[in-house]
RNA sequence: AAUCUAACAUAUUAAAACCCUCGUAUAAUAAUGGGAAUAUGGCCCAUGAGUCUCUACCCGGUAACCGUAAAUCUCCGGACUAUGAGGGAAAGUUUCGUGACC
Numbered sequence: 001a002a003u004c005u006a007a008c009a010u011a012u013u014a015a016a017a018c019c020c021u022c023g024u025a026u027a028a029u030a031a032u033g034g035g036a037a038u039a040u041g042g043c044c045c046a047u048g049a050g051u052c053u054c055u056a057c058c059c060g061g062u063a064a065c066c067g068u069a070a071a072u073c074u075c076c077g078g079a080c081u082a083u084g085a086g087g088g089a090a091a092g093u094u095u096c097g098u099g100a101c102c
Stems, first nucleotide, its partner, number of pairs: 001013003018088008026056001029049001031047005041066002050057001058078004064072001
């Protein structure tokens, strides 16, 4: 905590850690500020938002775009965390067998 009881009592049962799969959350997302790179490049830091939610908010590839400027962008694949379910497994108890010792 669940069942039983009007309620209590009694009684019974469940409840460790770990691994796998799946569900839910979030879209591993988008916003703002500061800084950085420049077609062999396209990042870094911070803040708040997003979850009945702690944490996280990235990596690789691909297609585009930007004619050297300050701004990116499409799609694909890949996690962690929180919680729940199922399975594995483990733990406890009892019984049986075997071996050793007394």

Notes: This is a predicted structure of a 102-nucleotide RNA (Purine riboswitch aptamer) from Cytobacillus purgationiresistens. Rfam family: Purine riboswitch aptamer. Rfam describes the family as follows. Riboswitches are metabolite binding domains within certain messenger RNAs that serve as precision sensors for their corresponding targets. Allosteric rearrangement of mRNA structure is mediated by ligand binding, and this results in modulation of gene expression. A class of riboswitches that selectively recognises guanine and becomes saturated at concentrations as low as 5 nM. In Bacillus subtilis, this mRNA motif is located on at least five separate transcriptional units that together encode 17 genes that are mostly involved in purine transport and purine nucleotide biosynthesis. It has also been shown that some members of this family are specific for adenine instead. Model confidence (mean pLDDT): 79 of 100. Of the family's consensus pairs, 100% are formed in the model. Lineage of the source: Bacteria > Bacillati > Bacillota > Bacillaceae > Cytobacillus.